Context: one part of a larger RNA
RNA sequence: CUGGGUGUAAAGGGAGCGUAGACGGCUGAGCAAGCCUGAAGUGAAAGGCGGGGGCCCAACCCCCGGACUGCUUCGGGAACUGUACGGCUGGAGUGCAGGAGAGGUAAGUGGAAUUCCUAGUGUAGCGGUGAAAUGCGUAGAUAUUAGGAGGAACACCAGUGGCGAAGGCGGCUUACUGGACUGUAACUGACGUUGAGGCUCGAAAGCGUGGGGAGCAAACAGGAUUAGAUACCCUGGUAGUCCACGCCGUAAACGAUGAUUACUAGGUGUCGGGGGGCAGAGGCCCUUCGGUGCCGCAGCAAACGCAAUAAGUAAUCCACCUGGGGAGUACGUCCGCAAGGAUGAAACUC
Numbered sequence: 001c002u003g004g005g006u007g008u009a010a011a012g013g014g015a016g017c018g019u020a021g022a023c024g025g026c027u028g029a030g031c032a033a034g035c036c037u038g039a040a041g042u043g044a045a046a047g048g049c050g051g052g053g054g055c056c057c058a059a060c061c062c063c064c065g066g067a068c069u070g071c072u073u074c075g076g077g078a079a080c081u082g083u084a085c086g087g088c089u090g091g092a093g094u095g096c097a098g099g100a101g102a103g104g105u106a107a108g109u110g111g112a113a114u115u116c117c118u119a120g121u122g123u124a125g126c127g128g129u130g131a132a133a134u135g136c137g138u139a140g141a142u143a144u145u146a147g148g149a150g151g152a153a154c155a156c157c158a159g160u161g162g163c164g165a166a167g168g169c170g171g172c173u174u175a176c177u178g179g180a181c182u183g184u185a186a187c188u189g190a191c192g193u194u195g196a197g198g199c200u201c202g203a204a205a206g207c208g209u210g211g212g213g214a215g216c217a218a219a220c221a222g223g224a225u226u227a228g229a230u231a232c233c234c235u236g237g238u239a240g241u242c243c244a245c246g247c248c249g250u251a252a253a254c255g256a257u258g259a260u261u262a263c264u265a266g267g268u269g270u271c272g273g274g275g276g277g278c279a280g281a282g283g284c285c286c287u288u289c290g291g292u293g294c295c296g297c298a299g300c301a302a303a304c305g306c307a308a309u310a311a312g313u314a315a316u317c318c319a320c321c322u323g324g325g326g327a328g329u330a331c332g333u334c335c336g337c338a339a340g341g342a343u344g345a346a347a348c349u350c
Base pairs, nucleotide, nucleotide: 003322004321005320006319007304008303012318014201015200016199017198021194022193023192025088026087027086028085030083031082033081034080035077036076037075038074039073040072041071042070049065050064051063052062053061054060091191092188093187094186095184096183097182098181103177104176105175106174107173108172109171110154115149116148117147118146119145120144121143125136126135162169163168206247207246208245209244210243211242215241216240220236221235222234223233258317259316260315261314262313263312266295267294268293269292270291271290272289273288274287275286276285277284278283299306300305323350324349325348332343333342334341335340
């Protein structure tokens, strides 16, 4: 390389959009590049292969045959691929009618709680722990009542509930806005699938500038614990956490399971729709489409397990793997303000 693989053994890109490319529904009649078929030319000789022969045999040599699976030209074929033309509606999309949703962005707004401030009541403790101490408090704390300030997060509802491509999204209202689903079958007529590069999005932490700062809290300080304790526990506490704009581009970015399509026993929950039947006490039964769970047959699997949401049976396209360490390191290159990220070896060693 071929092959075999990628849930957990090495291996699915963090996610989407999409370029080139690859692959692609039914049907009619053309063309003939691929394809099939016939013929001709060529495919040097030697060698190799099969048969026969000559040196005593063999090596070696000679003869004959076939082969050289190829290339070129001409004639023919049209199933498949391709190509150009026409048609179709089942794939795909549009329209129309609906209901569901923490989908996104922006603005506004609400109550509870923590903290702080002011004032009142009130007096010696509070706080914290395994036990303590640091800490706070007679300059009046803790507790309690009233008022005020400010920031952040939204109890109950809440649900293996919902939405989103992923990251993720949860008080309420409004504006703008994306997608999915159901029904219908009016329209387009293969417009599809995947997608190397590319572009966009992308938790937390981190970075830049300017705000903000209640609580929490790396670092740091103190108190304990301990043989020690640069920890676990306690008292404090700064970045940060929040907002705006701009970077970063990584995660056990996980379902450790790429996307799309078709097919393959059932059972039982639940969410959003549709149809039918029975009741008319708010439901029950049957059925259908889409999501989300559990159990389970065949099959698969090293086992665990998966099992119509496949890890089954097939097809198309992309990504990735090829013993452990060295190493996601070095070097080079690209990106970044930096931190660092991306790409990514070898020697050596077992």
The prediction has a mean pLDDT of 88. A computed fold for a 350-nucleotide part of an RNA from an uncultured bacterium, annotated as small-subunit ribosomal RNA, central domain. Its Rfam family is "Bacterial small subunit ribosomal RNA". Rfam links the family to the GO terms structural constituent of ribosome and ribosome. The full RNA is in RNAcentral, with records from ENA and SILVA.